[in-house]
The RNA shown here (THF (Tetrahydrofolate) riboswitch aptamer) has 88 nucleotides and comes from a bovine gut metagenome.
RNA sequence: AGAGUAGGUAAGUCGCGUUAAGUGCUUAAGGAUGGGAGGUCGCCUUAAGACGAAAGAAGAAAUUCUGCGGUGACUUAUCGCAGCCGCU
Numbered sequence: 001a002g003a004g005u006a007g008g009u010a011a012g013u014c015g016c017g018u019u020a021a022g023u024g025c026u027u028a029a030g031g032a033u034g035g036g037a038g039g040u041c042g043c044c045u046u047a048a049g050a051c052g053a054a055a056g057a058a059g060a061a062a063u064u065c066u067g068c069g070g071u072g073a074c075u076u077a078u079c080g081c082a083g084c085c086g087c088u
Base pairs, nucleotide, nucleotide: 001088002087007079008078009077010076011075012074013073014072015071016069017068018067025049026048027047028046029045030044031043035085036084039081055066056065057064058063
């Protein structure tokens, strides 16, 4: 000097919700987190609390389609551990 994490962002695909979950916010507890130990102001889980939405068309209905949601997963691209030890 370099490699390498949890995750972040973007795109694609398939879904979920729109009869409101999810996402985001606050508090508490717990968990995992470069190769090793350890670790948080980052990430995840649980509980409580506050806040909160874009629906429309066809149809007898099931349902289908178009949207909406700071929505879930997978894949790709890209960014990416402060300190100690190690690897190249």
The coordinates come from a structure-prediction model, not an experiment, and the mean pLDDT is 86.